[in-house]
Context: one part of a larger RNA
RNA sequence: UGACGGGGGCCCGCACAAGCAGCGGAGCAUGUGGUUUAAUUCGAAGCAACGCGAAGAACCUUACCAGAACUUGACAUCUCUUGCAUUACUCUUAACCGAGGAAGUCCUUCGGGACAAGAAGACAGGUGGUGCAUGGUUGUCGUCAGCUCGUGUCGUGAGAUGUUGGGUUAAGUCCCGCAACGAGCGCAACCCUUAUUUUUAGUUGCCAUCAUUAAGUUGGGCACUCUAGAGAGACUGCCGGAGAUAAUCCGGAGGAAGGCGGGGAUGACGUCAAAUCAUCAUGCCCCUUAUGUUCUGGGCUACACACGUGCUACAAUGGGUACAACAACGAGCAGCAAGCUAGUGAUAGCAAGCAAAUCUCUAAAAAGUACCCCCAGUUCGGAUUGUAGGCUGAAACUCGCCUACAUGAAGUCGGAGUUGCUAGUAAUCGCGGAUCAGCAUGCCGCGGUGAAUACGUUCCCGGGCCUUGUACA
Repeated sequence: UGACGGGGGCCCGCACAAGCAGCGGAGCAUGUGGUUUAAUUCGAAGCAACGCGAAGAACCUUACCAGAACUUGACAUCUCUUGCAUUACUCUUAACCGAGGAAGUCCUUCGGGACAAGAAGACAGGUGGUGCAUGGUUGUCGUCAGCUCGUGUCGUGAGAUGUUGGGUUAAGUCCCGCAACGAGCGCAACCCUUAUUUUUAGUUGCCAUCAUUAAGUUGGGCACUCUAGAGAGACUGCCGGAGAUAAUCCGGAGGAAGGCGGGGAUGACGUCAAAUCAUCAUGCCCCUUAUGUUCUGGGCUACACACGUGCUACAAUGGGUACAACAACGAGCAGCAAGCUAGUGAUAGCAAGCAAAUCUCUAAAAAGUACCCCCAGUUCGGAUUGUAGGCUGAAACUCGCCUACAUGAAGUCGGAGUUGCUAGUAAUCGCGGAUCAGCAUGCCGCGGUGAAUACGUUCCCGGGCCUUGUACA
């Protein structure tokens, strides 16, 4: 100087407390451990691994296993030789490979080049090892308020001072004081979005007035809504009080919004030899008729069990049937598909419109109204299984999703313990998208309905500042 303390003081955080909803019990989905296996590819490991890499394992992916093949190679550059590039068809094979015959080259400065085949070797190739050799990227403490430097001063020195102190703040934020005076990286602001409004612009958007219609459908209009450009607006600016006449705090006015208005992006010096050699790059080591490459089939989907994360429930604030309202974000041409017809349905046939403020996905669902159920393992719950179908795709056996009928497990609110959340939040309800041929209870977004509680900081956890002790560095 740090680190540590079941030392002290001050302060903060859904950290506790006060509340609400969960998890832990059940069934299923998914990840992990373990076990099994020819293989169940690899990585991630307290918080900060475990619906994680994976925004989508039937083949492919795929790295694993079995079998079958290739050896200048699936891919790149160089040298030489030859030239029919490329395409569909047939045979063969489990498939790749292979064989056959048919059509049949392009550019050119005429040197050649593109592309293909062959030969030899330089080489290619490696998701092989080492993240404890590395770059880059990322997690975490933590959006915590800290981390430092120059000059000066003090100290033999390590170092100290500044950065401590009195107040204050979300903040090393600001004020005052002070052997310090300044500065940098962080904080804040600048950026995006949301809340109000003015103006510009009115089509694909809108409709107050006029006409018209089944319908903003059409004429008409751009007032309103809305869209998207440019502005305005909030700054403790104003008033009162407290305070040291300061910073600042409390209350008030006006205002759509008030003291950081809400949300996002933004992550200092560093810590964990944290993670990643399997995104990529890369040193060294290793393989080179194989640890490379191609293909078929299998596996990654196994199942006594254990754990994490979710979904659905156990019901009456509910379940069912019928009627009938109100969104937002988005996506669409190898696509979204209205509508009509067939089907109980999943879907199928025909097919308008739309590269979209125009058309489509698009029905929002909870909510509301009416009726049934009457507390039961039930008109709760839907696992499991059977049968019959539909869709995608060469192909759904291992191993996809959906529909109908039948079947109708467990489950009556969950031990010790434990998680999230402070407001348009929790809870609850549906909708969209990425990935994607197909496959979503996951992920990322969107809106609808919409709470309770916070006395307070003694305690648990984490963190910041000062101080003290130390046999630690």

The part of an RNA shown here (small-subunit ribosomal RNA, 3' major domain) has 473 nucleotides and comes from an uncultured bacterium.
The coordinates come from a structure-prediction model, not an experiment, and the mean pLDDT is 82.